[in-house]
This is a predicted structure of a 371-nucleotide RNA (Bacterial RNase P class A) from an Acidobacteriota bacterium. It is recorded under the gene name rnpB. RNAcentral holds the sequence, with entries from ENA. The model forms 94% of the base pairs in the Rfam consensus. The coordinates come from a structure-prediction model, not an experiment, and the mean pLDDT is 77. Rfam family: Bacterial RNase P class A. The family's RNA type in Rfam is ribozyme.

RNA sequence: CUUGCCGGACGGGCAGUCGCUGGCGGGAAACCGCGAGAGGAAAGUCCGGUCUCCACAGGGCGGCGUGCCGGCUAACGGCCGGGGAGCGCUCUCAAAGGGCGUCUCACGGAUCAGUGCCACAGAAAACAUACCGCCGGGCGGAAGUCCGGUAAGGGUGAAAAGGUGCGGUAAGAGCGCACCGCGGCGCGAGCGAUCGUGCUGGCAGGGAAAACCCCACGCGGAGCAAGACCAAAUAGGGGAGGAUGCGGCGGCCCGCCGCGCCAUCACUCCCGGGUAGGUUGCUGGAGCCGCGCAGUAAUGCGCGGCCUAGAGGAAUGACUGCCGCCCGCUUCGUGCGGGUACAGAAACCGGCUUACAGUCCGGCAGGCUCC
Numbered sequence: 001c002u003u004g005c006c007g008g009a010c011g012g013g014c015a016g017u018c019g020c021u022g023g024c025g026g027g028a029a030a031c032c033g034c035g036a037g038a039g040g041a042a043a044g045u046c047c048g049g050u051c052u053c054c055a056c057a058g059g060g061c062g063g064c065g066u067g068c069c070g071g072c073u074a075a076c077g078g079c080c081g082g083g084g085a086g087c088g089c090u091c092u093c094a095a096a097g098g099g100c101g102u103c104u105c106a107c108g109g110a111u112c113a114g115u116g117c118c119a120c121a122g123a124a125a126a127c128a129u130a131c132c133g134c135c136g137g138g139c140g141g142a143a144g145u146c147c148g149g150u151a152a153g154g155g156u157g158a159a160a161a162g163g164u165g166c167g168g169u170a171a172g173a174g175c176g177c178a179c180c181g182c183g184g185c186g187c188g189a190g191c192g193a194u195c196g197u198g199c200u201g202g203c204a205g206g207g208a209a210a211a212c213c214c215c216a217c218g219c220g221g222a223g224c225a226a227g228a229c230c231a232a233a234u235a236g237g238g239g240a241g242g243a244u245g246c247g248g249c250g251g252c253c254c255g256c257c258g259c260g261c262c263a264u265c266a267c268u269c270c271c272g273g274g275u276a277g278g279u280u281g282c283u284g285g286a287g288c289c290g291c292g293c294a295g296u297a298a299u300g301c302g303c304g305g306c307c308u309a310g311a312g313g314a315a316u317g318a319c320u321g322c323c324g325c326c327c328g329c330u331u332c333g334u335g336c337g338g339g340u341a342c343a344g345a346a347a348c349c350g351g352c353u354u355a356c357a358g359u360c361c362g363g364c365a366g367g368c369u370c371c
Stems, first nucleotide, its partner, number of pairs: 001367010012323007020037002023034004039342001043353002046351005051223004063219005068082005083107001084105003087101005108214002114212002117207002131154002133150007162180006181203001182201008227280004237271005245259005287306008324340006
């Protein structure tokens, strides 16, 4: 210098014109002025909370979720640190063992709580067993066959009853021994997961719990279209009131006569529920920025400063100029043309996951060049 990976930050800038949604101020109003107005993911709605309403004595069964250890947090399936296992690189001739990793892990329980499953192949898939083979004996001229021993070797399989080596044996075998592994009993270190180590037993017996299941812990439901308040018109519901009502005489009113005056209907008023509509919830909060302290870190504490969208069919936009970045064409004149990611709040917050042109910073690894 360059390429790749990991982590972090940013993710166009300035100015002008016309608009949109809130706020503040002025004005009687029209309107005017000032100031604010999307994100790192606002997304997916996967997980956990705040808040609101509904339900709820207590206990049990059932269901769902989580699952090494410690810590952080309001909480979490999140984050930080640690342990273990696997994988990769490396030290080493190699093995064992050690170191590193910017790789992964649903990592509680399958040697007594039970039940079930393990395709195909294979003798056998779990009370072990014996196809080929190996060894001994009988028979046979031989090929072979029968009986017995064995599980080292071959073969099957994803997986076959410890591994390596020496001894041993007819051949073999934990049959004996050393080391590793495993079980049991201790000791030491650690809060713990776990690690180290001693003695002891030749030694339990496969896998799978992302099969049922067992153990431990946690979990009521719905969601701001939650919920609360105010409240038309129309049509229902409840209550009260008045007799102003009907017919006849009569052109009409008064008047007179008859009927009705309980109820119903109509009318007036009141009450109550709901709808439209309006208000609220609603954005000052597990808030943001800076510094300091504690801690390996996640994170916590202290001090100082700041206020930073609140719409409700839903504003946050459009255009112009200059600049930045990328691409193409170039008459090479810094000229012309094109492009400039993913995406967009909706009660709020903490995470996870997914999308993302380009730029910057830090670290690691590789390559090239120079000293």